[in-house]
Context: one part of a larger RNA
RNA sequence: GAUUGAACGCUGGCGGCAGGCCUAACACAUGCAAGUCGAGCGAGAAAGGUUCUUCGGAGCUGAGUAGAGCGGCGGACGGGUGAGUAAUGCGUGGGAAUCUACCUUUUAGUGGGGGAUAACUUGGGGAAACUCAAGCUAAUACCGCAUAAUACCUUCGGGUUAAAGAGGGCCUCUUCUUGAAAGCUCUUGCUAUUAGAUGAGCCCACGUCGGAUUAGCUAGUUGGUUGGGUAAAGGCUGACCAAGGCGACGAUCCGUAGCUGGUCUGAGAGGAUGAUCAGCCACACUGGGACUGAGACACGGCCCAGACUCCUACGGGAGGCAGCAGUGGGGAAUAUUGGACAAUGGGCGCAAGCCUGAUCCAGCCAUGCCGCGUGUGUGAAGAAGGCUCUAGGGUUGUAAAGCACUUUAAGUAGUGAGGAAGGACAGAGUAUUAAUACUACUUUGUAUUGACGUUAGCUACAGAAUAAGCACCGGCUAACUCCGUGCCAGCAGCCGCGGUAAUACGGAGGGUGCGAGCGUUAAUC
Repeated sequence: GAUUGAACGCUGGCGGCAGGCCUAACACAUGCAAGUCGAGCGAGAAAGGUUCUUCGGAGCUGAGUAGAGCGGCGGACGGGUGAGUAAUGCGUGGGAAUCUACCUUUUAGUGGGGGAUAACUUGGGGAAACUCAAGCUAAUACCGCAUAAUACCUUCGGGUUAAAGAGGGCCUCUUCUUGAAAGCUCUUGCUAUUAGAUGAGCCCACGUCGGAUUAGCUAGUUGGUUGGGUAAAGGCUGACCAAGGCGACGAUCCGUAGCUGGUCUGAGAGGAUGAUCAGCCACACUGGGACUGAGACACGGCCCAGACUCCUACGGGAGGCAGCAGUGGGGAAUAUUGGACAAUGGGCGCAAGCCUGAUCCAGCCAUGCCGCGUGUGUGAAGAAGGCUCUAGGGUUGUAAAGCACUUUAAGUAGUGAGGAAGGACAGAGUAUUAAUACUACUUUGUAUUGACGUUAGCUACAGAAUAAGCACCGGCUAACUCCGUGCCAGCAGCCGCGGUAAUACGGAGGGUGCGAGCGUUAAUC
């Protein structure tokens, strides 16, 4: 000199853009943060309204709505944190022995049966959490049978493996017969399969902090054979056999640490660092385990153990903010228990839509960067006052006052884009079709969809009105005098000042530097 996720002191007008627990991976009250689908399924309230009434009630509506249950998909994403990890990690470059829901694509199929079970009803247990028994019922839930290749296995003869329907429309054809079923047709599912895309798992090489006052380490250890196991190679695992494997090119051990793109600094080489943003990894009260699933050994799932907290009728139960806010604690120190799904994105759904503390916004903080303002011109009686003085003067100083202007920003009032694409409804056309239905696409029209928001911007109004401090002045280092003090009180980054004229202490006047900041401290180059 540059820099910072900074803190502290004094001061503080506005805006834009960023950033904001670096410490206790300490403990957490409360609310919210993952749901959705009635176009998979069977059931199904109530309040309210209304009619009748024997005033007890009954019917219709509300409504096949709400809220539950079975089932599907999603809760493996998104969000947080950096404890652990020095290599099961990360970075770069290769590789072969793999899987991949949803999506795109290829080919073929979607036939015919069965038995349950929740919800519900009844009864029982329990303080609760919850739970037991009996009975009833459905499915895109579950299970056989059939079919089976270009899939899989194979001794090449052969063998093995599947499914589920739902929604809209139409009577053109057929059956039965007058309104439905079959049927036709469209859409969407389901099953097997091909290729892809995406994502993930695995292997190898090289690189990746300090310590030798850590020199030897290793028994599934190193390799082979043969079983097992995995989606997959492999001591991944069991048995047997051999005795290997690593190491001064630093093994092992100890300490420290998430890694990277980057960031800061520097002419560079390098040094330091890893907040925000992005990629990867690890973790989710502590330790262990598996289940489900395409995917987890799963932050807001399950089981066991432990510590802690809470409820209890003492028999037993409940919980996990390193999600967003917020509280206590720790600390020099770090924000609101805010708004909205309008946009972008995600989950579910045919869709409308619902959910979304992701996200977009707002609030707080000079924490940083950038921009603007706190007036402009004129004004010598060089006013008064202050300071100083050789008592003449000098200086503050065109500074002020005065006069003439301007109105950015702030304020008040009005006007007002863009962020909105879509989706809904109606019409037309095209495709499809037996069809002018339905559906899809294209197009036209109509009424609409904004949290921010008192938006940005623009216009008008009034008035200099509402807006300057901080540090320093001995040298380094820009800037000097007076008074007070008297090795005292004090200053200080280094050299050093202070013991009676201190440009170095304290105050004042003046000056210098930066300026909504200025200094100090800490930290890096």
Predicted 3D model of a 525-nucleotide part of an RNA (small-subunit ribosomal RNA, 5' domain) from a metagenome. Its mean pLDDT, the model's own confidence on a scale to 100, is 87. The full RNA is in RNAcentral, with records from SILVA.